The prediction has a mean pLDDT of 76. This is a predicted structure of a 97-nucleotide RNA (Purine riboswitch aptamer) from uncultured Niallia sp. Of the family's consensus pairs, 100% are formed in the model.

[in-house]
């Protein structure tokens, strides 16, 4: 010089994006404080719920309260956490020209 073997380091490539399922969570329910009043039924806070991060609203239909403090039923319509499918893109590798 050159190979092979190990050990490190660095650097590049795959992932990154879209749909569907399934799980959780019932886009729920509780306390507390304010506002409104039948042309109203509403905000605001704190915690619960998930082997779970974060989210806890939007729109609307029915009934109900005869002016008074409380508010009920139901229906549509998401994000987020995981987990499995497929789709795109990309990267390799083989076979044929």
């Nucleotide at each position: 010089a050159a190979a092979a073997u190990u050990a490190a380091u660095u650097g590049a490539a795959u992932a990154g994006c879209c749909c569907u399922c399934a799980u959780a969570u019932a886009a729920u329910a509780a306390u507390g404080g304010g506002a409104a009043u039948a042309u109203g039924g509403u905000c605001c806070a704190u915690a619960a719920g998930u082997u779970u991060c974060u989210a806890c609203c939007c729109a609307g239909u029915a009934a109900c309260c005869g002016u008074a403090a409380a508010a009920u039923a139901c229906u549509g319509g998401a994000c987020u956490a995981u987990g499995a499918g497929g789709g795109a893109a990309a990267g390799u590798g083989a076979a044929u020209g």
Rfam family: Purine riboswitch aptamer. For this family Rfam cites "Three-state mechanism couples ligand and temperature sensing in riboswitches" (Reining et al., Nature, 2013). About the family: Riboswitches are metabolite binding domains within certain messenger RNAs that serve as precision sensors for their corresponding targets. Lineage of the source: Bacteria > Bacillati > Bacillota > Caryophanales > Niallia. The sequence is in RNAcentral, with records from MGnify.